[in-house]
RNA sequence: GGGCGAUUGGCGCAGUGGCUAGCGCAGGUGCCUUACAAGCACAAGGUCGGCGGUUCAAAUCCGUCAUCGCCCA
Numbered sequence: 001g002g003g004c005g006a007u008u009g010g011c012g013c014a015g016u017g018g019c020u021a022g023c024g025c026a027g028g029u030g031c032c033u034u035a036c037a038a039g040c041a042c043a044a045g046g047u048c049g050g051c052g053g054u055u056c057a058a059a060u061c062c063g064u065c066a067u068c069g070c071c072c073a
Stems, first nucleotide, its partner, number of pairs: 001072007010025004018056001028042004049065005
């Protein structure tokens, strides 16, 4: 330098054009317990890597940039 893939709460992931963006773990509060753990319940936490474009409508499609990983030279 070229090709491919990934980027979504603190962490790991799903979501493949339209419903209020979901799940698990962690963390918080309460119940339970003499207490802790486990268990049960509840609540909070994202505006989807940045910018631009397509569309009536974009996490989703396109372009570009950034970061990470793999391959080629």
Description:
The RNA shown here (transfer RNA) has 73 nucleotides and comes from an uncultured Coriobacteriaceae bacterium. Its Rfam family is "tRNA". Rfam classes the family as a transfer RNA. The sequence was found in a public genome assembly.